A computed fold for a 72-nucleotide RNA from a Candidatus Kerfeldbacteria bacterium, annotated as transfer RNA. The sequence was found in a public genome assembly. Lineage of the source: Bacteria > Bacteria candidate phyla > Candidatus Kerfeldiibacteriota. Its mean pLDDT, the model's own confidence on a scale to 100, is 83. Its Rfam family is "tRNA". Rfam links the family to the GO term triplet codon-amino acid adaptor activity.
[in-house]
């Protein structure tokens, strides 16, 4: 330099055109306990950026950024 796949909570992953973007773990609070842990209940937390297509975009397209793989 060229090609491929990817970027979603703190982390690991779902959602591949239409519902309020969900789950687990982690965090905070409450309850339980003599105390701690475990278990239980509750809370907060995310679509890399820009532009476009569409009635509607996490999803499709352009460019940029980031990280990964392959070829040279």
């Nucleotide at each position: 330099g060229c090609c491929c796949a990817c970027g979603u909570a703190g982390u690991u992953c779902a959602a591949u055109g239409g519902a309020u973007a969900g789950a687990a773990c982690a965090a905070g609070g409450c309850a339980c306990u003599c105390c701690u842990a475990a278990c239980g209940c509750c809370u907060a937390g995310a679509u890399g950026g820009u532009g476009g297509u569409u009635c509607a975009a996490c999803u499709c397209c352009u460019c940029c950024c980031g990280a990964g793989g392959g070829c040279a």